[in-house]
Transfer RNA from a Candidatus Omnitrophota bacterium, 73 nucleotides, folded computationally. NCBI's taxonomy places the organism under Bacteria, Pseudomonadati, Candidatus Omnitrophota. The sequence was found in a public genome assembly. Rfam family: tRNA. It is annotated as a transfer RNA. The prediction has a mean pLDDT of 81.
RNA sequence: GCUGGAGUAGCUCAGUCGGUAGAGCACAUCCUUGGUAAGGAUGAGGUCACGGGUUCAAUUCCCGUCUCCAGCU
Numbered sequence: 001g002c003u004g005g006a007g008u009a010g011c012u013c014a015g016u017c018g019g020u021a022g023a024g025c026a027c028a029u030c031c032u033u034g035g036u037a038a039g040g041a042u043g044a045g046g047u048c049a050c051g052g053g054u055u056c057a058a059u060u061c062c063c064g065u066c067u068c069c070a071g072c073u
Stems, first nucleotide, its partner, number of pairs: 001072007010025004019056001027043005049065005
C1' cells in the first nucleotide's frame, strides 16, 4: 500500500431483509436471614465509533474518516 472482518449498556454479545434497541453478568433499592452467601422483586444505565448522503423514517442502505484484528505484497 491492497483486501476482508469488527466497532451497540461498565463487561461479553444479540438485534435482517429500514419503522423509536434487548439478553446475560455487573450496579442500585427492596424482600428473605441472627449475619453473610445463594435466591426473589423492582429499577437505573445507550449521541448504536465519528461526519455526511438517500428516505416520511437509518443500528440497518450508500460514501468518507478513525480505531482494532486477520491476510496479501